[in-house]
Predicted 3D model of a 168-nucleotide RNA (glmS glucosamine-6-phosphate activated ribozyme aptamer) from Bacillus suaedaesalsae. Model confidence (mean pLDDT): 78 of 100.
RNA sequence: UUGUUUACUGAAGCGCCUGAACUAACCUUGAGCGAGUAAAGGUUAGUUGACGAGGAGGAGGUUUAUCGAGUUAUCGGCGGAUGCCUCCCGGCUGACCCUAGUCACAGCCGAAAGUCUUUACGAAAACAGAGAGGUGACUUUCUGCACAAACGUAAGGAUUUGACCUUA
Numbered sequence: 001u002u003g004u005u006u007a008c009u010g011a012a013g014c015g016c017c018u019g020a021a022c023u024a025a026c027c028u029u030g031a032g033c034g035a036g037u038a039a040a041g042g043u044u045a046g047u048u049g050a051c052g053a054g055g056a057g058g059a060g061g062u063u064u065a066u067c068g069a070g071u072u073a074u075c076g077g078c079g080g081a082u083g084c085c086u087c088c089c090g091g092c093u094g095a096c097c098c099u100a101g102u103c104a105c106a107g108c109c110g111a112a113a114g115u116c117u118u119u120a121c122g123a124a125a126a127c128a129g130a131g132a133g134g135u136g137a138c139u140u141u142c143u144g145c146a147c148a149a150a151c152g153u154a155a156g157g158a159u160u161u162g163a164c165c166u167u168a
Base pairs, nucleotide, nucleotide: 014079015078016077017076019075020048021047022046023045024044025043026042027041028040029039051068052067053066057088058087059086060085061084062083089110090109091108092107093106094105101164102163103162104161114159115158116157117156118155119154120153121152122151127144128143129142130141131140132139133138
């Protein structure tokens, strides 16, 4: 240094890197005017490769699985994943014409729960500055600084099926 085994820890813009880009060393070619320089190529070894918000009833299936920010390579690829589809479990809503309940239908929820809509609230990178490490590409810590959308929470507005009826 590599392999095997065992144990512990660790995740969802999460993990990884062979394409690509960049850096270094060595080698080859090599100008304009000067050189083995600029530049080009090869080998080896490295570096980069997602900024937060949001998202989990169970089983199976599926793959380009929500939202914006960004001096936009956050390109490209592989794997995974709370997404999506089907079914199942348990529930919510469907006002006012008493209440409870049952069935059907429609749409939702997994501690919440019909549809539309109004208002309020709810980021981090980036950027700037100050450090540390590395020949370098770059990595990393701290401080300051604003600005989103989906969605969520809270308070409102409008609107929303039938049948049975002490039976089922």